[in-house]
Description:
Model confidence (mean pLDDT): 78 of 100. Bacterial RNase P class A from Paraperlucidibaca baekdonensis, 350 nucleotides, folded computationally. Taxonomically the source falls in Paraperlucidibaca (Bacteria, Pseudomonadota, Gammaproteobacteria, Moraxellaceae).

RNA sequence: GGAGUUGGCCAGACGAUCGCUGCCCUGCAUGCAGGGGGGAGGAAAGUCCGGGCUUCAUAGGGCAGAGUGCCAGGUAACGCCUGGGCGGCGCGAGCCGACGGAAAGUGCAACAGAGAGCAGACCGCCGAUGGCCCGUAAGGGAUCAGGUAAGGGUGAAACGGUGCGGUAAGAGCGCACCACGAGUCUGGUAACAGACCGGUACGGCAAACCCCACUCGAAGCAAGACCAAAUAGGUGUCCAGACGCGCGGCCCGCGCGGGACACGGGUAGGUUGCUUGAGCGCAUCGGCGACGAUGCGCCUAGAGGAAUGAUCGUCCACGACAGAACCCGGCUUAUCGGCCAACUCCCCCU
Numbered sequence: 001g002g003a004g005u006u007g008g009c010c011a012g013a014c015g016a017u018c019g020c021u022g023c024c025c026u027g028c029a030u031g032c033a034g035g036g037g038g039g040a041g042g043a044a045a046g047u048c049c050g051g052g053c054u055u056c057a058u059a060g061g062g063c064a065g066a067g068u069g070c071c072a073g074g075u076a077a078c079g080c081c082u083g084g085g086c087g088g089c090g091c092g093a094g095c096c097g098a099c100g101g102a103a104a105g106u107g108c109a110a111c112a113g114a115g116a117g118c119a120g121a122c123c124g125c126c127g128a129u130g131g132c133c134c135g136u137a138a139g140g141g142a143u144c145a146g147g148u149a150a151g152g153g154u155g156a157a158a159c160g161g162u163g164c165g166g167u168a169a170g171a172g173c174g175c176a177c178c179a180c181g182a183g184u185c186u187g188g189u190a191a192c193a194g195a196c197c198g199g200u201a202c203g204g205c206a207a208a209c210c211c212c213a214c215u216c217g218a219a220g221c222a223a224g225a226c227c228a229a230a231u232a233g234g235u236g237u238c239c240a241g242a243c244g245c246g247c248g249g250c251c252c253g254c255g256c257g258g259g260a261c262a263c264g265g266g267u268a269g270g271u272u273g274c275u276u277g278a279g280c281g282c283a284u285c286g287g288c289g290a291c292g293a294u295g296c297g298c299c300u301a302g303a304g305g306a307a308u309g310a311u312c313g314u315c316c317a318c319g320a321c322a323g324a325a326c327c328c329g330g331c332u333u334a335u336c337g338g339c340c341a342a343c344u345c346c347c348c349c350u
Stems, first nucleotide, its partner, number of pairs: 001346010012315007020039002023036006041321001045332002048330005053220004060252004065216005070084005085099001086097004100211002105209002107205002122152002124148003129145003132141003160178006179200001180198002183196005224272004234263006243257004279298008
């Protein structure tokens, strides 16, 4: 100097003029005026997870169903985060992982191929032993029986791999190294790692059904609560305690005593829930870390058809993606740029 990786911060600024609005104060004619001070995000988005809160509701057990899936921690909790293990990618800093079980069972792998999981002989190799032919014999020949799966072929994949020995020819048949694992020992909380020992294999797929472990009530702020007003406390049919209704589906249990359907009528106005929170900032301590504890400080939108806008001037990173609607912790997606820190690789100079 260049190329990268990881983490954090910002999200136009200042001034002037006019305008909008929750809250507080003053005045007064109770809705006007004046003043104060506050007023959209890093994702507010997706509605994908987890909760707080409200109701069912007095509150359980089981089945089915759903979710997660290495280990140890964090957290209110999670499918999130942190650290570690193993595997994969990258020269590296780093990044990714749908990461329990295939000997409980079922299933899938078209076609090709002899054979696709306790399989298999198409082309081959051998033919030592028994048979056949030649030969007096020694011996030789080609193969049948039989042996074989190392070589070739088919296939995405062929019952461990490479090499040496051995054999009639071969084969973990034996050995070395690798791979694998019932077992033993050591280290580690553990996942795992190492060593020894063992010739050890019915392989792959569970992001196939399944098995195992753990977790899980439902609905949702249009949840609910209160006040006011109005109507028709309506009509009909059916069931009814051995029944019906309620609690996501089913069963048991529990509670209640009426329930289901159809037609018809009235109201839908106001207040509240509504923002002080598992909140934020700083310091110290503990921890590898996520985070926790203590102390001090701060209050940072609450609309209700939906408020924060417009103009001018200057500067500059020239403004992208984009607007709260009960609240919070995450994940995912979109995105113009700017700043800071640490680390990795390459080149050059000293």